[in-house]
Molecule: c-di-GMP-I riboswitch aptamer
Organism: Planctomycetota bacterium
RNA sequence: AUCUCGAAAAGGUAAACCCUGAGUGAUCAGGGGGCACAAAGUAAAGGAUCUCUGUAGACAUUCAUUUAUAGUAGUGUUAGAGACAGCCUUACUGCCGAA
Numbered sequence: 001a002u003c004u005c006g007a008a009a010a011g012g013u014a015a016a017c018c019c020u021g022a023g024u025g026a027u028c029a030g031g032g033g034g035c036a037c038a039a040a041g042u043a044a045a046g047g048a049u050c051u052c053u054g055u056a057g058a059c060a061u062u063c064a065u066u067u068a069u070a071g072u073a074g075u076g077u078u079a080g081a082g083a084c085a086g087c088c089u090u091a092c093u094g095c096c097g098a099a
Stems, first nucleotide, its partner, number of pairs: 005097002012037002017032006035086001041092003045089003049083005057078006064072002
């Protein structure tokens, strides 16, 4: 120094629930609040779980409108789109150093 491991110390995060806001929803953000957590730090790559839709949704494109985006209309493709990291796997990073 690194790996495994997790005593101590210094810290850190913040469950349920409540309030406010956003979203069709799963859920998310802020404030309060503490159940817990050695990665409960980051990432949706693979699963699990959850939500929405059934020619709808999503994506692309065209014309018109518009400062522009968005929205509206048409066309094409398709079964998808989304949430979730405090469910698991995985990837990256990280404080300390007893046995």